[in-house]
RNA sequence: GGAUCCUUAGCUCAGUUGGUUAGAGCAGACGACUCAUAAUCGUCUGGUCGUGGGUUCAAGUCCCUCAGGAUCCA
Numbered sequence: 001g002g003a004u005c006c007u008u009a010g011c012u013c014a015g016u017u018g019g020u021u022a023g024a025g026c027a028g029a030c031g032a033c034u035c036a037u038a039a040u041c042g043u044c045u046g047g048u049c050g051u052g053g054g055u056u057c058a059a060g061u062c063c064c065u066c067a068g069g070a071u072c073c074a
Stems, first nucleotide, its partner, number of pairs: 001073007010026004019057001028044005050066001052064003
C1' cells in the first nucleotide's frame, strides 16, 4: 500500500427478505425468601445501533466517507 470482516445497554453478544414497539445473559437498583448473608425468584433502570452523509414511504439492516479494531496478501 491492497483485500475482507467487525463496531448494537456498564460487559459479552443476538437481531430473519429493510417493515412500523431494538432484545438476551451478566452487572446495577428495588422487592420477596432467610435469624442473617450468600444463593434463588420477581420487578425495574439502562441504547445518538462507532462518526458524518446518502437511498427509501420506512434503515441496526442497503450505499459512500471517516475513526477504531481483527485477519490475510505485498
Predicted 3D model of a 74-nucleotide RNA (transfer RNA) from Lentisphaerae bacterium WC36. The sequence was found in a public genome assembly. Its mean pLDDT, the model's own confidence on a scale to 100, is 82. Rfam family: tRNA. The family's RNA type in Rfam is transfer RNA. Rfam describes the family as follows. Transfer RNA (tRNA) molecules are approximately 80 nucleotides in length. NCBI's taxonomy places the organism under Bacteria, Pseudomonadati, Lentisphaerota.